[in-house]
The part of an RNA shown here (small-subunit ribosomal RNA, 3' major domain) has 469 nucleotides and comes from a sediment metagenome. Its mean pLDDT, the model's own confidence on a scale to 100, is 80.
Context: one part of a larger RNA
RNA sequence: AGACGGGGACUCGCACAAGCGGUGGAGCAUGAGGUUCAAUUCGACAGUAAGCGAGGAAUCUUACCAGGGCUUGAAAUCCAGACGAAGUCCGCCAGAAACGGCGGAUGUCUCUCAAGGACGGCUGGACAGGUGCUGCAUGGUUGUCGUCAGCUCGUGUUUUGAAAUGUUCCCUUAAGUGGGGUAACGAGCGCAACCCUUACCCGAUGUUACAAGUGUCAUCGGGAACUGCCCUCUUUUUGGGGGAGGAAGGAGAGGAUGACGUCAAAUCCGCAUGGCCCUCUGAUGCCCUGGGCUACACUCGUGCUACAAUGGCCGGUACAAAGGGUUUUGCCAAGCCGCAAGGCGGAGCUAAUCCCAAAAAACCGGUCUCAGUUCGGAUUGAGGGCUGAAACUCGCCCUCAUGAAGCUGGAAUCGCUAGUAAUCGCGCAUCACCUAUGGCGCGGUGAAUACGUUCUCGAGUCCUGUACU
Numbered sequence: 001a002g003a004c005g006g007g008g009a010c011u012c013g014c015a016c017a018a019g020c021g022g023u024g025g026a027g028c029a030u031g032a033g034g035u036u037c038a039a040u041u042c043g044a045c046a047g048u049a050a051g052c053g054a055g056g057a058a059u060c061u062u063a064c065c066a067g068g069g070c071u072u073g074a075a076a077u078c079c080a081g082a083c084g085a086a087g088u089c090c091g092c093c094a095g096a097a098a099c100g101g102c103g104g105a106u107g108u109c110u111c112u113c114a115a116g117g118a119c120g121g122c123u124g125g126a127c128a129g130g131u132g133c134u135g136c137a138u139g140g141u142u143g144u145c146g147u148c149a150g151c152u153c154g155u156g157u158u159u160u161g162a163a164a165u166g167u168u169c170c171c172u173u174a175a176g177u178g179g180g181g182u183a184a185c186g187a188g189c190g191c192a193a194c195c196c197u198u199a200c201c202c203g204a205u206g207u208u209a210c211a212a213g214u215g216u217c218a219u220c221g222g223g224a225a226c227u228g229c230c231c232u233c234u235u236u237u238u239g240g241g242g243g244a245g246g247a248a249g250g251a252g253a254g255g256a257u258g259a260c261g262u263c264a265a266a267u268c269c270g271c272a273u274g275g276c277c278c279u280c281u282g283a284u285g286c287c288c289u290g291g292g293c294u295a296c297a298c299u300c301g302u303g304c305u306a307c308a309a310u311g312g313c314c315g316g317u318a319c320a321a322a323g324g325g326u327u328u329u330g331c332c333a334a335g336c337c338g339c340a341a342g343g344c345g346g347a348g349c350u351a352a353u354c355c356c357a358a359a360a361a362a363c364c365g366g367u368c369u370c371a372g373u374u375c376g377g378a379u380u381g382a383g384g385g386c387u388g389a390a391a392c393u394c395g396c397c398c399u400c401a402u403g404a405a406g407c408u409g410g411a412a413u414c415g416c417u418a419g420u421a422a423u424c425g426c427g428c429a430u431c432a433c434c435u436a437u438g439g440c441g442c443g444g445u446g447a448a449u450a451c452g453u454u455c456u457c458g459a460g461u462c463c464u465g466u467a468c469u
Stems, first nucleotide, its partner, number of pairs: 001469002003466003007463007015453002019416005026305008034296002042053002064291007073127001077126005083120002087106007109117002129278002132276003138272002140267003143263001145261001150189006156165003169180003195255004200223007209214002226249001229243005307409001311368007323356003330349002335344003375406001380401007422445007
């Protein structure tokens, strides 16, 4: 100087407390451990692994396993040799295919020939190839402390020196934010601001918005908030508290933005890359068929659906936002068929025009009357539909039947401070289909509580102790 303390002082954070809703019990979905397996590919493991990489495992993906095959190789650059323009098309045998074997037709480039060339497969050789190992050799990227307020430097000064000072102190702030003081004076990376979205107003432009010539709205540009005004407290300095006006008030709300560093944190399987290893011993490379990643005594994580009357079912009536959609075939209306999934159909739309599209909770009326039920929907049987070459392992959806556990969940534990929690639906990416209850967005309805900082956890500043560095 640090680090640590079951040391102290001060301060902060959904950290506790105050509240609301969950998890832990049930069924199912999904991931992980374990076990099993020919294989159940690999990585990730307190917080910071476990609906994570994966924004979509039937084949493919695929890295794993079994079997069958290839060996200059699926793709790349180059050399040598003999051959054939390149290219296009077809057949036979064996086979699960890959692959292997045997044939045929057409074509006749540059060119008069020769020779050479482009291009193609073959043979040989340099080489390729490797999701093989090492994240403790690395780049790049990322998590975390933490959007916490810190981390440093130049010159000067102090000290024998390591170092200190500045950065401590007082007030203040979300903030090393600002003010005052001061052997310090300045500066840098962070903070804040500049950027985006949103709330109000004005102007311009009006296509496709709306019945109209209008501006709900859309696009673009600008304004508006600064403790500016008043009162009060405080050193009468920063600032704190209250009020007015205002759409908005003291950072208006949200996002993007992550300092020096910590964890030899994560990733060699995104990519790149050093070294090592495998490759005529025919593979750890490459192709194919099938299987596996979906196994199941069990354990854990994250979720979904419930256990009901603030509810279930039936009928009727409303009100969104944000997205997506066809030059490789998308979004698909009306109408018709079907109980339905869906099918037929084909209008419109390269989209403020058309379509997806029905928003759902809500409201109105009816019914059920506390029951394992008209709750709950697992499981199973039967019949259908869709995608796809193909749904057996292993897809989704519909209808009928079946109706399991479950009556609010022990110890323990999580999220959230406002348009938030809770609750309700809608959309998108990936994508042929989809195991999405996941992820990322969008709007509708819309709370309760915060006395306070003793305690738990984490963090910051200063002082202090130390047998640690």
Source information:
RNAcentral holds the full RNA, with entries from SILVA. Its Rfam family is "Bacterial small subunit ribosomal RNA". Its family is annotated with structural constituent of ribosome and ribosome in the Gene Ontology.